Molecule: small-subunit ribosomal RNA
Organism: uncultured bacterium
RNA sequence: GACCGGCGCACGGGUGAGUAACGCGUAUGCAACCUACCUGUAACAGAGGGAUAGCCCAUAGAAAUCUGGAUUAAUGCCCCAUAGUUCUAUUAGAUCGCAUGAUUUGAUAGAUAAAGCUCCGGCGGUUACAGAUGGGCAUGCGUGACAUUAGCUAGUUGGUAAGGUAACGGCUUACCAAGGCUACGAUGUCUAGGGGUUCUGAGAGGAUGAUCCCCCACACUGGUACUGAGACACGGACCAGACUCCUACGGGAGGCAGCAGUGAGGAAUAUUGGUCAAUGGAGGCAACUCUGACCCAGCCAUCCCGCGUGCAGGAUGACGGCCCUAUGGGUUGUAAACUGCUUUUAUACACCAAGAAAAAUCCCCACGUGUGGGGACCCGACGGUAGUGUAUGAAUAAGCAUCGGCUAACUCCGUGCCAGCAGCCGCGGUAAUACGGAGGAUCCAAGCGUUAUCCGGAUUUACUGGGUUUAAAGGGUGCGUAGGCGGAUUGAUAAGUCAGUGGUGAAAGCCUGCAGCUUAACUGCAGAACUGCCAUUGAUACUGCCAGUCUGGAGUAUGGUUGAGGUAGCUGGAAUGUGUCAUGUAGCGGUGAAAUGCUUAGAGAUGACACAGAACACCGACGGCGAAGGCAGGUUACCAACCCAUUACUGACGCUGAGGCACGAAAGCGUGGGGAUCAAACAGGAUUAGAUACCCUGGUAGUCCACGCCGUAAACUAUGAUUACUAGUUGUUGCGGGUAUUGACCCCUGUGCCAAGCGAAAGCAUUAAGUGAUCCACCUGGGGAGUACGAUCGCAAGGUUGAAACUCAAAGGAAUUGACGGGGGCCCGCACAAGCGGAGGAACAUGUGGUUUAAUUCGAUGAUACGCGAGGAACCUUACCUGGGCUUAAAUGUAGGCUGCAUUCGGCUGAAAGGCUGAUUCCCUUCGGGGCUGCUUACAAGGUGCUGCAUGGUUGUCGUCAGCUCGUGCCGUGAGGUGUCGGGUUAAGUCCCAUAACGAGCGCAACCCUUAUCGUUAGUUGCCAGCAUGUAAUGAUGGGGACUCUAGCGAGACUGCCACCGUAAGGUGAGAGGAAGGUGGGGAUGACGUCAAAUCAGCACGGCCCUUAUGUCCAGGGCUACACACGUGUUACAAUGGCCUGAACAAAGGGCAGCUACUCCGCGAGGAGAUGCUAAUCUCUAAAGUCGGUCCCAGUUCGGAUUGGAGUCUGCAACCCGACUCCAUGAAGUUGGAUUCGCUAGUAAUCGCGCAUCAGCCAUGGCGCGGUGAAUACGUUCCCGGGCCUUGUACACACCGCCCGUCAAACCAUGGGAGCUGGGGGUGCCUGAAGUCUGCCACCGCAAGGAGCGGCCUAGGGUAAAACCAGUGACUGGGGU
Repeated sequence: GACCGGCGCACGGGUGAGUAACGCGUAUGCAACCUACCUGUAACAGAGGGAUAGCCCAUAGAAAUCUGGAUUAAUGCCCCAUAGUUCUAUUAGAUCGCAUGAUUUGAUAGAUAAAGCUCCGGCGGUUACAGAUGGGCAUGCGUGACAUUAGCUAGUUGGUAAGGUAACGGCUUACCAAGGCUACGAUGUCUAGGGGUUCUGAGAGGAUGAUCCCCCACACUGGUACUGAGACACGGACCAGACUCCUACGGGAGGCAGCAGUGAGGAAUAUUGGUCAAUGGAGGCAACUCUGACCCAGCCAUCCCGCGUGCAGGAUGACGGCCCUAUGGGUUGUAAACUGCUUUUAUACACCAAGAAAAAUCCCCACGUGUGGGGACCCGACGGUAGUGUAUGAAUAAGCAUCGGCUAACUCCGUGCCAGCAGCCGCGGUAAUACGGAGGAUCCAAGCGUUAUCCGGAUUUACUGGGUUUAAAGGGUGCGUAGGCGGAUUGAUAAGUCAGUGGUGAAAGCCUGCAGCUUAACUGCAGAACUGCCAUUGAUACUGCCAGUCUGGAGUAUGGUUGAGGUAGCUGGAAUGUGUCAUGUAGCGGUGAAAUGCUUAGAGAUGACACAGAACACCGACGGCGAAGGCAGGUUACCAACCCAUUACUGACGCUGAGGCACGAAAGCGUGGGGAUCAAACAGGAUUAGAUACCCUGGUAGUCCACGCCGUAAACUAUGAUUACUAGUUGUUGCGGGUAUUGACCCCUGUGCCAAGCGAAAGCAUUAAGUGAUCCACCUGGGGAGUACGAUCGCAAGGUUGAAACUCAAAGGAAUUGACGGGGGCCCGCACAAGCGGAGGAACAUGUGGUUUAAUUCGAUGAUACGCGAGGAACCUUACCUGGGCUUAAAUGUAGGCUGCAUUCGGCUGAAAGGCUGAUUCCCUUCGGGGCUGCUUACAAGGUGCUGCAUGGUUGUCGUCAGCUCGUGCCGUGAGGUGUCGGGUUAAGUCCCAUAACGAGCGCAACCCUUAUCGUUAGUUGCCAGCAUGUAAUGAUGGGGACUCUAGCGAGACUGCCACCGUAAGGUGAGAGGAAGGUGGGGAUGACGUCAAAUCAGCACGGCCCUUAUGUCCAGGGCUACACACGUGUUACAAUGGCCUGAACAAAGGGCAGCUACUCCGCGAGGAGAUGCUAAUCUCUAAAGUCGGUCCCAGUUCGGAUUGGAGUCUGCAACCCGACUCCAUGAAGUUGGAUUCGCUAGUAAUCGCGCAUCAGCCAUGGCGCGGUGAAUACGUUCCCGGGCCUUGUACACACCGCCCGUCAAACCAUGGGAGCUGGGGGUGCCUGAAGUCUGCCACCGCAAGGAGCGGCCUAGGGUAAAACCAGUGACUGGGGU
């Protein structure tokens, strides 16, 4: 070392597949059991036998391995002996137990044992009993989801007998019986190891089952037994299957869910380490051996704990960065530099543990032969580690996330609904604290954020601790089963309940205290707790159970009343339709208006008669009855019910009610009738863009009856049933009753108003939605969807039950303020109406659109743009285009340097600007310089470029509409209301009255200007009555202040007076008076706000953009174009007119680069002279009208466009592109479609005059002025706009709102679907390994036994038909975005 034998290998270690189960937890039981090793007690160990491995020889095979022969041992195996408190059978007692029964004392018969070794100390062996330990079995209770799983079960449930097991038992077999489980959830499907615990939570709970401990199950998958005390056995066996490997193709081998390690998968998880030193286990007498248990080390910021990265001083608050209101300030920041100090840590060196105490060996001692004590010796993986000392020196050591709110922390730049962010709300479309970067800040810190998951917040599943009128939610109604709950009183009991005690509730964990590692984490010790279960003793109020009693609940009886209560019959009149007859003639009918329809074949109308079916006028009513649905002419029969009275009887008989049963409008369905009216469908006629509608004419099912289905409704009081309690009411209905008969009465019933209380509010309020009790039903965001699938009911239609995927961040309730309404009420406005005159038709002017163009600069665009900015575009203006120039520039300032100019006069070139060039030439002085000018340099520019949606200012509009608000108080949880509403009145939120409001502000009105009257003052340039002078004539002159007028100051008008009406405010009155009368007329004056209204081009201004140009200068052109369309105007179309002639009357303004008298010339525009006036002085100044004449209704004596010619004026210049004059020409147009505008009195209409701008003028425009000078308003129905009150609202960007459905396009999930594929489970039949059991057994063996052959059962396999669950599927259905 191999082999035989013994013991162990069933422990320890791993994993959670299976398992919804006595698997686990907890508490019991075994009188139904086993237990090797260990402990105790008692007894024993005598004598034989035959084999076999190893070893040796030989054989087969690639191997694994196998076969044959010979020989051999035992504490291996067998036989005999002995044996009892063991076992078996029979039998006699005793004791005990809830029972089966157990214990015990005997008797008789039968059966079964053993092994040796030794160092002589001991270690073993056999039997029996007992203990300890470990197990087995049984039971109570607890322990998931789904009812779209409701029935399951044949060894199933029980019995008898037998077998089997360590043991009870259908555990197995035979026979007998027909049971057993289940709504307190059986069966089925899906999911899942259970507990101690862990996380969270105030708790109750919810979630969880990693590490550690207990139990269970499993060991490639399935089955099976063997051995053994113990297994149906992780590192044992056999068989079947899948997979992997070896092979010589014949055959073999294997099972990391042990420790490491590998691959794969994955977002992701470590070393093929050291040692048995300690603890523990197995074997051994022991030494010792084995032990990936264990103890250590390695890897990982994965977690917990501890420590550090310095401390103190240091302000020129440094440099740099960033920001700003920028000569400066703030911040980073005492931060740094610098100075001093410390040394944990780090590095180097030195020293160096505890964990070791036993056992073993040796020695000694005690007791007395194996124990105790003492001594010596031996043993450390970790590890030269922890620790300690010395030295060095701030030396070696900070990141991550965030900074809109929640939530601590803010600025700049970039970007421009892009890029991106985002937990929710949400940020980003040119000034982003929200994106990206930077600076700064904040929070944590060797970590910080993100993601995933669980609990919390969430009282958002509500036991603690929710709700159901309208937010989700009361069943359509009743009867009633199970169940739940239940009146008073007495006694008994002690199940619930309460208290004490005992047992248990493992340890660990949690909690408290103490202790050990420098502290802590961690660990140790002690305590408490473990809210539970079991047992026992007691208490008896309450609940239960049992027994008795009672009458307040409930019911019965008796006597009355009431009612569209029900069912069945009989019956009535009106109406309608139809039929017949008659009268009678042309329409009837119908509508917003019509038509279809009916009618001369006689309708409709009227009358008579007849028939049919259905419904019941008036009464009739928030009246009645019924459980609800529902019920209406009258009457009869039957049935039922409430209520009242009596208080006689029963004696809790009650309430609710899952399932169940019954009833249940209308529509619908079936069968058979009936069929007048009405009337889905349908037809026709209308309406309309269309009209599958509303309206009309017809019309079938149906509407009615009987029988049978359906089973739903906004079946609503959106309010379940029962019961008790809780202020009122002089509102009111119905049925009864009592009585002292006119109750402020009682009961029941219905309908109103209100207190407390409740409610989110609206509201409810003794008929509760208040306060309690009992029971049932139902809800848990919106959509998907009351849908799909399944089940069930139905003849069908369909009903009941009833999801999910997906999708959204809301959906919803009540109330508030607005806005809106083809809602209501009241009122106003030239809003309509009544009138007058226009526009829209023509020509022209002007503006706009469009088009064109090199450019036709820009802006304004419904009302609220369009004769607007512009109150004056030939150049300029001018911003546009083309071309030519300039680049510190056009102006100004500062600083530095240079200089003497500037200016004037030229020349050349050019379109000009400009360029080039010639001549000319400073002042003062203290002589230092200064002033001024030019050039140059630098800094400040310039922009009619963009953004009016970054702005200021200004303006339009609603609208000169009467509104808009505040303080205090009051009401409401609040938004908010009140005031401000109501009744009157007004032009007015003007005023009055009333009033939980009282006051106030901005608006209204008034104050201001003007105009109308008067007074007074003043009297020039105005005036002139009287007086005077003078002229041809004139206030021309002296003078005057009377008048007019001018312009200062005053007066005057206030519903003050009168009459009437009215409380008042106020209104009415042709009232009085007055110049004016009810705001006298006109103007200025425009509340809070709306339209992101208009304007960056008037000005100002933030930001952005351009800088030899988007700046600036110049010439020319353009803004003036022209198939067209629109707006605003002018002139007309004529006789109320045109033309001609004569003679009249204003106001308000302007004037010196001006207005110009007057004279002359010109037909005229104008020209030439000349005078006055810096203006009540001079000047510019009327027309219509009026008096006459003419024209005679026509394209004209209307109209004047257009064109030709000739001129005048302004201006540097009238070509593009001026105005005016004269002559000539003489277009359209004869009063204007639909439609539309202005105006209510000195207004409309009409007539002229002036002014600003301006050289001139395209002005017919704008702003003013006066002259002449009307008509009409019944009225508020309608159109438009507005104001107040009220109402509805799903609108709030507010009706130009919101929003529904199909269709088209895209995407997503899902149902159906001919089928196809897969899965787990069950059933029938066939086959059937290993193996236990059993039967046979002729072969081997002395025997025990073995080999062999059958049988039953079974894993697996095959096959057949079903059920279930998934995936997929042409096509198809709806759904969502």